């Protein structure tokens, strides 16, 4: 250098072209308890960039950037 594959909450994984992107831990507010944990009920929090293509894109294509693997 090429070739495959991958890129979604803080972390680990859903969504197979249609609805408000959703779960589980974790995070933090209250209830509750002498305290804490534990239970329960709330909140917050994400699609790498740009671009096409579609009535409509987390998904299909292009190019860049990041990560794994592969090959002389």
């Nucleotide at each position: 250098g090429c070739c495959u594959c991958u890129g979604u909450a803080g972390u680990u994984c859903a969504a197979c072209g249609g609805a408000u992107a959703g779960a589980a831990c974790g995070u933090u507010g209250g209830u509750u308890u002498c305290c804490u944990a534990a239970a329960c009920c709330g909140a917050a929090a994400a699609u790498a960039a740009g671009g096409g293509u579609u009535c409509g894109a987390u998904u299909c294509c292009c190019u860049u950037c990041g990560g794994a693997g592969g090959u002389a």
Molecule: transfer RNA
Organism: Bacteroidales bacterium KA00251